[in-house]
């Protein structure tokens, strides 16, 4: 150096969760090459040499071990004077909007009397009243309605009588009481979230009607922005609180790359 046969080793890794800690089953990522069976989240098995038990494949090298580096899937943590969203408070002396005044323009009304003022009314509120409508009840009217304790008439039958005649009286029929049912309208009573009318009392302001005083403006619209210690939190801004892993910080990290190291036996 070559051949043959063995052994060590390897047959995923990572994050999370649980745990005194380490693995596993669980959830998630990577990936397709990531062995099979049993145990296992009120857990299963171990102890820094950290799954246990059994079976199988590969095997000393591109495949095992170590170091370094870079790539970096993905995950965890942190609310950071970051970003974004929501909420409370503050600010009108930032913006916007509204109001008042001012200026200009266009129109309406006005000496057949403007703005304004005085008086008296209406609209408005309360009180009670009259009329009507509505609703309810009652009455009137109609029908029905008493085996016996309503009336009238009382067949049959019963009783009194020598007879003539008389008496009580069931059923039936008729009329009614209480009750029951119906009832368009008229009548009576009651009711109030109905309507109209006038009366009394009240009455801040607005609108409006009439009379009077008075004597020239007044009203509407559009535009402007010089004014106002007028209004408004709508926007902005300040501040506080909450949320969101977007950015940021930090942490773990598969995969990729480079270098180095490493058995035994036999034979030639």
């Nucleotide at each position: 150096c070559c051949g043959u046969g063995c052994u060590a080793g390897g047959c995923g890794g990572g994050g999370u969760g649980c745990u005194a800690g380490c693995g596993g089953u669980g959830c998630c990522c990577u990936g397709u090459a990531a062995c099979c069976c049993a145990c296992a989240a009120u857990c299963c098995g171990c102890u820094c040499u950290a799954g246990u038990g059994g079976g199988g494949c590969u095997g000393a090298a591109u495949u095992c071990c170590c170091u370094c580096u870079u790539u970096g899937a993905g995950g965890g943590g942190c609310a950071c004077a970051g970003g974004c969203c929501c909420g409370a408070g503050g600010u009108c002396a930032g913006c916007g909007c509204c109001c008042c005044a001012u200026u200009g323009g266009a129109g309406g009304c006005g000496g057949u009397g403007a703005u304004g003022g005085u008086c008296a009314g209406g609209u408005c509120c309360c009180u009670a009243a009259g009329c009507g409508a509505u609703g309810a009840a009652g009455a009137c009217c109609c029908g029905u309605g008493a085996a016996u304790c309503a009336g009238g008439u009382c067949a049959g039958g019963u009783c009194c009588g020598g007879a003539a005649g008389g008496a009580a009286g069931c059923a039936g029929c008729c009329u009614u009481a209480a009750g029951c049912g119906g009832c368009c309208a008229c009548c009576u009573u009651c009711a109030g979230g109905c309507g109209c009318u006038a009366a009394g009392g009240g009455g801040u302001g607005g609108c409006u009607u009439g009379a009077c005083c008075g004597g020239a403006g007044u009203c509407u619209c559009c535009a402007a922005g010089c004014g106002g210690u007028g209004g408004u939190c709508g926007c902005g801004c300040c501040c506080c609180g909450g949320g969101u892993a977007c950015g940021g910080c930090u942490u773990c990290g598969a995969u990729g790359g480079a270098g180095g190291g490493u058995g035994c036996a036999c034979g030639g």
Model confidence (mean pLDDT): 79 of 100. The RNA shown here (Bacterial large signal recognition particle RNA) has 268 nucleotides and comes from a Solirubrobacteraceae bacterium. Rfam family: Bacterial large signal recognition particle RNA. The family's RNA type in Rfam is non-coding RNA gene. The organism belongs to Solirubrobacteraceae, within Bacteria. It is recorded under the gene name ffs.